[in-house]
Formats: sequence, C1' cells, structure tokens
RNA sequence: CACUCAUCCAGAGGGGCAGAGGGACACGGCCCGCUGAAGCCCCGGCAACCACCGUGCGCACUCGUGCGCGCAGCAGGUGCCCCUUCCGUCCUGCGCGGCUCGACGGCCCGACGCGGGGAAGAUGAGGA
Repeated sequence: CACUCAUCCAGAGGGGCAGAGGGACACGGCCCGCUGAAGCCCCGGCAACCACCGUGCGCACUCGUGCGCGCAGCAGGUGCCCCUUCCGUCCUGCGCGGCUCGACGGCCCGACGCGGGGAAGAUGAGGA
C1' cells in the first nucleotide's frame, strides 16, 4: 500500500495533560460533548485474528516430521473498550401506503417497516 482471504447486531473504562469538537469521507437523520470532544500518556479491562503449547481426524513421505480441517489451553504480536461499522444513501425480496382499474390485476412512487446483497470502511492474516 495495489491485491487476496476471514470477521464486523457479542464483549470491555478509570485517572492525568489538553481545551472544542466528535461518532472514517459527502449529504440527510440521530446521538455524544465545557458535569470537558479530538489528540497524547499511565493504569485497568475485553476478545482471541496470528504466534506458541496440546490433542482428534484425514493426507503425504525421506517415518518422525510436514500439510489440511477441527477442538482445547495460553495471552507473546496486533486489535479493541457509547450508539449494529450509530442509521440511511446503490440493487433487490416481502409487507404497508399511494396511483390506476368495474374487478382480477398492473404500475410507478414513498424523507414507511422488516429482510438479503453490494459499495465504502475498520481489524487481522497473507502478499507486494
């Protein structure tokens, strides 16, 4: 930092410095903030991606190692500690409403609701 893969509705806050913003970006909404935002530091905590340790199954071979999948432990490397990644935005399913129709139905619209996907982003592990 192009790219690849996995995860993102769970969880976990006090103090010091600082002094007006913050919740990634744009717009809209909602929320946090002088009873102190961002940022920095200290301490504490959460979680378990990677590493490490053990183990089950499968495969390979040079036969005690390697690889893959799973489980368990640990807490070394990261990460994280308001609100789903705070929500919406693009596509789509259903419902509801609207328009249309004599009706069945059709249509598009909705700054309505509930889902699915995408985009973007974040974090990790690869990779360059």

SAM riboswitch aptamer (S box leader) from Geodermatophilus sp. Leaf369, 128 nucleotides, folded computationally. Taxonomically the source falls in Geodermatophilus (Bacteria, Actinomycetes, Geodermatophilales, Geodermatophilaceae). The model forms 97% of the base pairs in the Rfam consensus. RNAcentral holds the sequence, with entries from Rfam and Ribocentre.